[in-house]
Molecule: transfer RNA
Organism: Candidatus Tayloriibacteriota bacterium
Order: sequence, then structure tokens, then C1' cells
RNA sequence: GCGGGACUAGUUUAGUGGUAAAAUGAGACACUUCCAAUGUCUAGUCGGGAGUUCGAUUCUCCCGUCCCGCA
Repeated sequence: GCGGGACUAGUUUAGUGGUAAAAUGAGACACUUCCAAUGUCUAGUCGGGAGUUCGAUUCUCCCGUCCCGCA
């Protein structure tokens, strides 16, 4: 230099053109003499920008980070 892949909550991952989800973590409450465990509830997320579209996390382009291959 060329080609390919990944980027979603604090962390690990689903998902997919029509209100974004689970586990774990965090906070509150209940239970308990206390702690732990358990139960209920709450907050929190689509790497950045532009385009297409009635509507984009999803499709297209550019940029960024990381990984793989070729040279």
C1' cells in the first nucleotide's frame, strides 16, 4: 500500500428498515438481629459524521479504533 472482518448499557453478548433486549454490574425497597442469598422496582446503550428513506442500530459513503490475510 491492497483486501476482509468487528464496533450495541460499567462489562459480556443477542437483535434487526417500524418504541432496542438479556445476563452481570450499580441504586432503592422488601425479607433478615446483622451480613449474604432471594424477590420487586429504577437509571443506564447502537464508535463519529453525511446520504437514501415517511422512518436507519440495520442500507450506502467517509473518518476513527482494533483484529486477520496479502504484498